[in-house]
Predicted 3D model of a 73-nucleotide RNA (transfer RNA) from a Candidatus Moraniibacteriota bacterium.
It was read from a public genome assembly.
The coordinates come from a structure-prediction model, not an experiment, and the mean pLDDT is 81.
The source organism's lineage runs through Bacteria, Bacteria candidate phyla and Candidatus Moraniibacteriota.
It matches the Rfam family "tRNA".
RNA sequence: GCCAUCUUAGCUCAGCUGGUAGAGCAAUGCUUUCGUAAAGCAGAGGUCCCGAGUUCGAAUCUCGGAGAUGGCU
Numbered sequence: 001g002c003c004a005u006c007u008u009a010g011c012u013c014a015g016c017u018g019g020u021a022g023a024g025c026a027a028u029g030c031u032u033u034c035g036u037a038a039a040g041c042a043g044a045g046g047u048c049c050c051g052a053g054u055u056c057g058a059a060u061c062u063c064g065g066a067g068a069u070g071g072c073u
Stems, first nucleotide, its partner, number of pairs: 001072007010025004019056001028042004049065005
């Protein structure tokens, strides 16, 4: 230098076909216990890497940029 894949909650990742963004773990509160842990329950937590475009509507499609990983030279 070229090619491919990826970027979504604090962490690990779903969401592929455009229609109000989810799970597990963690953290918080409550129940239980003499107390702690474990267990159960509840609510919270996201401008979906950035910008532009298409569309009534974009995490999703198109273009450009940034970053990560792998391959080729």